[in-house]
Context: one part of a larger RNA
RNA sequence: UUGGGUUUAAAGGGUGCGCAGGCGGGCUAUUAAGUCAGCGGUGAAAUCCUACAGCUUAACUGUAGAACUGCCGUUGAUACUGAUAGUCUUGAGUUUGGUUGAGGUAGGCGGAAUGUGUCAUGUAGCGGUGAAAUGCUUAGAUAUGACACAGAACACCGAUUGCGAAGGCAACUCGCUAAGCUGUAACUGACGCUCAGGCACGAAAGCGUGGGGACCAAACAGGAUUAGAUACCCUGGUAGUCCACGCCGUAAACGAUGAUUACUCGAUGUUGGCGAUAUACCGUCAGCGUCCAAGCGAAAGCGUUAAGUUAUCCACCUGGGGAGUACGAUCGCAAGAUUGAAACUC
Numbered sequence: 001u002u003g004g005g006u007u008u009a010a011a012g013g014g015u016g017c018g019c020a021g022g023c024g025g026g027c028u029a030u031u032a033a034g035u036c037a038g039c040g041g042u043g044a045a046a047u048c049c050u051a052c053a054g055c056u057u058a059a060c061u062g063u064a065g066a067a068c069u070g071c072c073g074u075u076g077a078u079a080c081u082g083a084u085a086g087u088c089u090u091g092a093g094u095u096u097g098g099u100u101g102a103g104g105u106a107g108g109c110g111g112a113a114u115g116u117g118u119c120a121u122g123u124a125g126c127g128g129u130g131a132a133a134u135g136c137u138u139a140g141a142u143a144u145g146a147c148a149c150a151g152a153a154c155a156c157c158g159a160u161u162g163c164g165a166a167g168g169c170a171a172c173u174c175g176c177u178a179a180g181c182u183g184u185a186a187c188u189g190a191c192g193c194u195c196a197g198g199c200a201c202g203a204a205a206g207c208g209u210g211g212g213g214a215c216c217a218a219a220c221a222g223g224a225u226u227a228g229a230u231a232c233c234c235u236g237g238u239a240g241u242c243c244a245c246g247c248c249g250u251a252a253a254c255g256a257u258g259a260u261u262a263c264u265c266g267a268u269g270u271u272g273g274c275g276a277u278a279u280a281c282c283g284u285c286a287g288c289g290u291c292c293a294a295g296c297g298a299a300a301g302c303g304u305u306a307a308g309u310u311a312u313c314c315a316c317c318u319g320g321g322g323a324g325u326a327c328g329a330u331c332g333c334a335a336g337a338u339u340g341a342a343a344c345u346c
Stems, first nucleotide, its partner, number of pairs: 004317003007300002012314001014201004021194003025088007033081002035077008049065006091191001092188004096183005103177003107173002110154001114150008125136002162169002206247006216240001220236004258313003262309002266291010295302002319346003328339004
């Protein structure tokens, strides 16, 4: 390179937007770049191949042919691809009427619980465990009641639910804002798909500056357990957890399954519209689940939400270890991230 693959064996980028590039709906006309055909030129010789000949044969050599699959020019062909022009509505989108939701963002506000403080009642324990102890407590704890303050999270509803590109999103309310779905017609007329590089978003932890700090809790201290116990259990407890702004850019970022398109037996639950009906059975569109036929698969299993049958584009894989390491480069405040070998070894 050809070929083969990527749920679990190596392998789908964390997600989206998108320039270049690749690919692209129906019809008509023109053109003739790609494509196809004829002709001409060129494609040195040698080599290779074929035939014949010369050295006694062979190697070798000579002669002739073929070949040189290419390039250029010219004359034609026009199905397909391209280009140009026109046209169409099915792909895509817009308008309009409804509708859905923990979609995003900024503010306001609520109750329960927890902790702390003050006051009151009240007296000897409380707490914790397998059992204990450290710890708290006569300077009055724990418990109960009243009041006040603080921060964080939102029980029930709640679901095999919903929304979002992914990460993710849950008290209530309001401003701003994005999206999907659906009904009816109308409009634009291929405006599409994918996307190297690029840009944006991206849990948790971590970092910088400034706040905040109730609970929980790495580190740390003590008490237990144990042969030991740098743990599991207990009592405390600092970063952190929360907010604002700025970094980081990684996860089993998982459906371990890239995006888009078309086609292909059924059954069933459910969410949101619309239609019909009698409220229901029912039909249809869009989603989310479960079970199965064919088919696929090494099997497990997948099975209209494909891992089935197809097409286009991107990403990635090529024995284990060394190693996601070294070196270099880019990015970062750092932590580190991205890119990413080889020797050697089995």